[in-house]
Molecule: c-di-GMP-I-GGC riboswitch aptamer
Organism: Peristeroidobacter soli
RNA sequence: AGUGAUAUCGGCAAACCCGUCGAAAGGCGGGGACGCAAAGCCUCCGGUCUACUGGAACGCAGCGUGCGAUGCGCCGCGCUCCCAUGACAGCGGGGUUGCCACUU
Numbered sequence: 001a002g003u004g005a006u007a008u009c010g011g012c013a014a015a016c017c018c019g020u021c022g023a024a025a026g027g028c029g030g031g032g033a034c035g036c037a038a039a040g041c042c043u044c045c046g047g048u049c050u051a052c053u054g055g056a057a058c059g060c061a062g063c064g065u066g067c068g069a070u071g072c073g074c075c076g077c078g079c080u081c082c083c084a085u086g087a088c089a090g091c092g093g094g095g096u097u098g099c100c101a102c103u104u
Base pairs, nucleotide, nucleotide: 001103002102003101004100011036012035016031017030018029019028020027021026034090040096041095042094044093045092046091047088048087049086054082055081056080058078059077060076062074063073064072065071
């Protein structure tokens, strides 16, 4: 420097369950193993997920205005969409560090 077998000494741990934090995505701890040769670490690029807050459309109800209303204004609820600064390093690329075995 390169390669990775029935993955050895060993390492990590998906789904699911329990606890806990969070609005959620999800994180952390315990149990548990689908898998993993970087499934160690870092959000730099793309992607995906979430949407408390914020924005928009629509529906319903109320209040004000008005003689009245299908108008105008305000507010509440429901629903859909948009938004990352949130999340995923076990989605891909990139960066960085490293174990074992073999080859050079």